[in-house]
Context: one part of a larger RNA
RNA sequence: GACGAACGCUGGCGGCGUGCUUAACACAUGCAAGUCGAGCGGUAAGGCCCUUCGGGGUACACGAGCGGCGAACGGGUGAGUAACACGUGGGUGACCUGCCCCCAGCUCUGGGAUAAGCCCGGGAAACUGGGUCUAAUACCGGAUAUGACCACAUGUUGCAUGACAGGUGGUGGAAAGUUUUUCGGCUGAGGAUGGGCCCGCGGCCUAUCAGCUUGUUGGUGGGGUGAUGGCCUACCAAGGCGACGACGGGUAGCCGGCCUGAGAGGGCGACCGGCCACACUGGGACUGAGACACGGCCCAGACUCCUACGGGAGGCAGCAGUGGGAAUAUUGCGCAAUGGGCGGAAGCCUGACGCAGCGACGCCGCGUGGGGGAUGACGGCCUUCGGGUUGUAAACCUCUUUCGACCGGGACGAAGAGAAAUUGACGGUACCGGUAUAAGAAGCACCGGCCAACUACGUGCCAGCAGCCGCGGUAAUACGUAGGGUGCGAGCGUUGUCC
Numbered sequence: 001g002a003c004g005a006a007c008g009c010u011g012g013c014g015g016c017g018u019g020c021u022u023a024a025c026a027c028a029u030g031c032a033a034g035u036c037g038a039g040c041g042g043u044a045a046g047g048c049c050c051u052u053c054g055g056g057g058u059a060c061a062c063g064a065g066c067g068g069c070g071a072a073c074g075g076g077u078g079a080g081u082a083a084c085a086c087g088u089g090g091g092u093g094a095c096c097u098g099c100c101c102c103c104a105g106c107u108c109u110g111g112g113a114u115a116a117g118c119c120c121g122g123g124a125a126a127c128u129g130g131g132u133c134u135a136a137u138a139c140c141g142g143a144u145a146u147g148a149c150c151a152c153a154u155g156u157u158g159c160a161u162g163a164c165a166g167g168u169g170g171u172g173g174a175a176a177g178u179u180u181u182u183c184g185g186c187u188g189a190g191g192a193u194g195g196g197c198c199c200g201c202g203g204c205c206u207a208u209c210a211g212c213u214u215g216u217u218g219g220u221g222g223g224g225u226g227a228u229g230g231c232c233u234a235c236c237a238a239g240g241c242g243a244c245g246a247c248g249g250g251u252a253g254c255c256g257g258c259c260u261g262a263g264a265g266g267g268c269g270a271c272c273g274g275c276c277a278c279a280c281u282g283g284g285a286c287u288g289a290g291a292c293a294c295g296g297c298c299c300a301g302a303c304u305c306c307u308a309c310g311g312g313a314g315g316c317a318g319c320a321g322u323g324g325g326a327a328u329a330u331u332g333c334g335c336a337a338u339g340g341g342c343g344g345a346a347g348c349c350u351g352a353c354g355c356a357g358c359g360a361c362g363c364c365g366c367g368u369g370g371g372g373g374a375u376g377a378c379g380g381c382c383u384u385c386g387g388g389u390u391g392u393a394a395a396c397c398u399c400u401u402u403c404g405a406c407c408g409g410g411a412c413g414a415a416g417a418g419a420a421a422u423u424g425a426c427g428g429u430a431c432c433g434g435u436a437u438a439a440g441a442a443g444c445a446c447c448g449g450c451c452a453a454c455u456a457c458g459u460g461c462c463a464g465c466a467g468c469c470g471c472g473g474u475a476a477u478a479c480g481u482a483g484g485g486u487g488c489g490a491g492c493g494u495u496g497u498c499c
Base pairs, nucleotide, nucleotide: 001498002497003496005495006494007493008492009491012366013365014364015363016362017361018359019358020324025323026322027321029320030319031318034069035068036067039066040065042062043061046060047058048057049056050055076278077277078276086202087201088200089199090198091197092196095195096194100191101190103188104187105186106185107184108142109141110140111139117132118131119130120129121128122127148171149170150169151168152167154165155164156163157162177183204250205249206248211241212240213239216238217237218236219235220234221233222232223231253275254274255273256272257268258267259266260265280301281300282299283298284297303314304313305312306311330356332355333354334353338352339350340349341348342347369399370398371397372396379390380389381388382387403440405435406434407433408432409431413426416423417422443488444487445486446485447484448469449468450467454483455482456481457480458479464471465470
């Protein structure tokens, strides 16, 4: 000098930041991912209309259901990981990419189911069985088709495996509607974006770890993948790594950066941004353009809960909140803005986000008044008893009114959205005008040397102080108190850590 700090004393206001460093410990409760009726059959509820009061209609709408898209983003955490995890520079002639953009072509013709519904059951519940009816942009055939694959031959070209172009024959492969528009669907080529894989180099400690390795190192055939590859498998060979530190052990997410320092360097990786990994612990796949999937599924385990004892349910390292801890906040408001999902849109959802609340936790700014005022008052303290000092300090006179208080006015953020009316969480906030009064606002540490600041009393190696040296045993500038002083100031000290 610095800090995500804590503790002690103290504490007026504001702005901007920032706030579980511990137990990746366990979690009550609420919320954090839905949306689409312009895909579909429908109608549980509400509205409206009719009603014989049983109900019916409408589609203003819409619970549940089928279907589509999203749920792989956003948000959290740092456990694991010494590794192509990360950083940086390359390769991919070994690859993928939903939605979006551009270009070209197409969208023909059929079929059978099933959920919801209705009926009958099982179960304490979670849930679940059977029968029967029905729809689709759900599912399955047929037709056509540049492209794909196979075979044959040709041309161009490259850093090898190869890449590209067109020709002939064969194999198997598309589509979805809707009321006009609009919105869509399918195939192929390209783009953009996002990713996968591979490589060079770089960044911890330990030799009181010296040898390590059998899918191990390489080859061939095969499998697998979007794709290369011992990734996997069969066979063959006997290799591969290592004092330029293999293997083992310890520690650790990495980086942009942050702190310090003249720099070189050293330390750190909180907030913000990029990448990675994880989601009670371990394992696994399914769906999908994308996951081996935090708020999905299955299995095993530990734990907690419900139970009618047969069986079930759960996963805050999302936002709040509880226990734990020296210590780290509200079970707040709003989708108005920005962004995201769905939707043609209106809109719905969004603890992302925007705000507010709490904490001097940090940085910055402001205030607690300004000027005058000496018989230098009173009081306190000291005293050589003369006086000195507190001290222009106070009183007193005069001036101002920041901040705070009260009264009145009152936004930008919306150049958005909506057909229009209208629409702001923050917020009656910021800001502006006015009213009254010096009025409501100062402490903390230190004063032996280092180190700026000294006397008195008390105590008497006691009580105590202390970062080091060291103080205290009867005159202690070193302990305690007081007066005075010094330093900083809404803070000041102590402790911890780094330079």
This is a predicted structure of a 499-nucleotide part of an RNA (small-subunit ribosomal RNA, 5' domain) from an uncultured bacterium. It matches the Rfam family "Bacterial small subunit ribosomal RNA". Gene Ontology terms of the family: structural constituent of ribosome and ribosome. Its mean pLDDT, the model's own confidence on a scale to 100, is 85.